Description: A computed fold for a 360-nucleotide RNA from uncultured Nocardioides sp., annotated as Bacterial RNase P class A. The source organism's lineage runs through Bacteria, Bacillati, Actinomycetes, Propionibacteriales and Nocardioides. It matches the Rfam family "Bacterial RNase P class A". Rfam's curators write: Ribonuclease P (RNase P) is a ubiquitous endoribonuclease, found in archaea, bacteria and eukarya as well as chloroplasts and mitochondria. By type it is a ribozyme.
[in-house]
C1' cells in the first nucleotide's frame, strides 16, 4: 500500500436498581397441629446490554389457521461446483473489468421467439445515412499557353476521409475503379459450426469449415429454469373475576354463516350467523432464555464448513432494571436487548495483533 482478526475505558471504595436463591419484621388464607401458600418491611448472595443491542432489508427455528390439495395469478432468485436448518449469506473456482502487484469490483441466464426504447447533437441511431468531401455526366460563365485549368448551376455515383455522437454496420495493406466499397485477395479480430484433448462443471486449449460481420438496453415488457401456503409472541396456551341483554336482515340439510389463498375449482366445519344500540373487563401465569450455544484439542476438507472428545454456560423487564458520586490513569466515538437464531446493510473516536505486495 492490501487484506484479516481483535479491544473500544480500568482498577478501588461508597451508594442505588432489576430477576433469582436463602434468611426474616408484620398481615392474610388453609389446618387440630407441624406447617404449606400468597403478600409486605428490612437483609445476604449470584448475575446483569452491543460489535452493531439499530434498520426491520432476506432466510430460518417456534406458534395458530384444516399437517395447507390443483391450476392460474403475484413475488423472488439467476456464472459454475460446494457449504448450511435455511438464504439475496458463506467458500473455492470460471468469465469481464481495474491495477506494476498484494488485491479489489461485477444487479454475471436469453437481444437470429417477438414487442418496444436509444436523450443531447448529428445528414442520418438498425437490416441507417450524402452535411462537407470525393468522382462521372450535361449546361452556362471565366482564363489562356489551345487543350487544359478554375467557378456557379443541375442529375447522379460513392460509406475510402472530415465532422456529430456514449454507440455511425470489424481492422491493417494490396488488388481494383471515373472516385469508391469485403466487391475480390492475404493477416487479424468476431461470429456460428464440427472434430480432438482436458475439467464434475462453468469453461480453457488446439485443429478444420462456412458465409464474410451481425449496435445496445432485459433494474423495458417478455421468454428460459428453479424457490415460495397465509399470518405472526400484541403468536398461541392456562388461570381467575364482571355482564343485560333489545332491534333488523338471512338461515337450520332445497342449508345462512364460517374456513383453507390474491382468485377460480375443489374440499372442510356447520345451526345459528351479520349488523346496528346498549351492558362487562383493562388482572394473574406460561410461551421466556440450554441454544442449529461458546471455547479447547484431534480427524476429514484448498476452504466455507462437518465428525468425535473435553469444558464453560448466571440479562429476561412489561412505565420497561443494567446507572451514580469520589479517587487514580486514560479522557475523544457510534449507540440500549423485549420470542429466539443464522446473515446483510448502516453508523462507529481510538487503539492491538497478524498475513501479504510494491519501492529503498
Nucleotide at each position: 500500500g492490501c487484506c484479516g482478526a481483535c479491544c473500544g475505558g480500568g482498577u478501588g471504595a461508597c451508594c442505588g436498581c432489576g430477576u433469582g436463591a436463602c434468611c426474616u419484621u408484620c398481615c392474610c388464607u388453609g389446618g387440630c397441629g407441624a406447617c404449606a401458600g400468597g403478600g409486605u418491611c428490612g437483609g445476604u448472595c449470584c448475575c446483569g446490554a452491543g460489535g452493531a443491542a439499530a434498520g426491520u432489508c432476506c432466510g430460518g427455528g417456534c406458534u395458530c389457521c384444516a399437517c395447507a390439495g390443483a391450476g392460474c395469478a403475484a413475488g423472488g432468485u439467476g456464472g459454475u461446483g460446494g457449504g448450511u436448518a435455511a438464504c439475496a449469506c458463506c467458500c473455492a473456482c470460471c468469465c469481464g473489468g481495474a491495477g506494476c502487484a498484494a488485491u479489489c469490483c461485477g444487479c454475471g441466464g436469453g437481444a437470429c421467439a417477438g414487442u418496444g426504447c436509444c436523450a443531447c447533437a448529428g445528414a442520418g441511431a438498425a437490416c441507417a445515412g450524402a452535411c462537407c468531401g470525393c468522382c462521372u455526366c450535361a449546361u452556362c460563365c471565366c482564363u489562356c499557353u489551345u487543350g487544359a485549368g478554375g467557378g456557379g448551376c443541375g442529375a447522379g455515383g460513392u460509406a475510402a476521409g472530415g465532422g456529430u455522437g456514449a454507440a455511425a454496420c470489424g481492422g491493417u495493406g494490396g488488388a481494383g475503379u471515373a472516385a469508391g466499397a469485403g466487391c475480390c485477395c492475404a493477416c487479424c479480430a468476431g461470429c456460428g459450426c464440427c472434430c480432438c484433448g482436458g475439467g464434475c462443471g462453468a469453461c480453457c486449449g488446439g485443429g478444420a469449415c462456412g458465409g464474410c460481420u451481425c449496435g445496445g438496453c432485459a433494474a423495458a415488457c417478455c421468454c428460459c429454469a428453479c424457490c415460495u401456503g397465509g399470518a405472526g409472541c400484541a403468536a398461541g396456551g392456562c388461570c381467575a373475576g364482571a355482564c343485560a341483554g333489545u332491534g333488523u336482515g338471512c338461515g337450520c340439510u332445497c342449508g345462512a354463516g364460517g374456513g383453507c389463498u390474491g382468485c377460480u375449482c375443489g374440499c372442510c366445519c356447520g345451526a345459528g350467523u351479520a349488523c346496528a344500540c346498549g351492558g362487562g373487563u383493562a388482572g394473574g401465569c406460561c410461551g421466556c432464555a440450554g441454544g442449529a450455544g461458546g471455547c479447547c484439542a484431534c480427524c476429514g476438507g484448498c476452504a466455507a464448513c462437518g465428525g468425535u472428545g473435553g469444558u464453560c454456560c448466571u440479562a429476561g423487564a412489561u412505565g420497561g432494571a443494567u446507572g451514580g458520586u469520589c479517587a487514580c490513569c486514560a479522557c475523544g466515538a457510534c449507540a440500549g436487548a423485549a420470542c429466539c437464531c443464522g446473515g446483510c446493510u448502516u453508523a462507529c473516536a481510538g487503539g492491538u495483533c497478524g498475513g501479504c505486495c510494491c519501492g529503498u